[in-house]
Molecule: transfer RNA
Organism: uncultured Granulosicoccaceae bacterium
RNA sequence: GGGGGUAUAGCUCAAUUGGAAGAGCAUCGGGUUUGCAACUCGAAGAUCAGAGUUCAACUCUCUGUACCUCCA
Numbered sequence: 001g002g003g004g005g006u007a008u009a010g011c012u013c014a015a016u017u018g019g020a021a022g023a024g025c026a027u028c029g030g031g032u033u034u035g036c037a038a039c040u041c042g043a044a045g046a047u048c049a050g051a052g053u054u055c056a057a058c059u060c061u062c063u064g065u066a067c068c069u070c071c072a
Stems, first nucleotide, its partner, number of pairs: 001071007010025004019055001027043005048064005
């Protein structure tokens, strides 16, 4: 320099392939306990940035950024 891939919650990962986002762990709160841990119930929390197409975009198109990988 060229090809391919990835970017979603604090962390690790899903999301029927356009109809609007969920899990585990972690965090906070309630219950249980003398207390802690464990258990249980609940809450909060996110689509890499910008633009475009569409009634509607995590999903499609373009540009950019970061990372991984292959070739040289």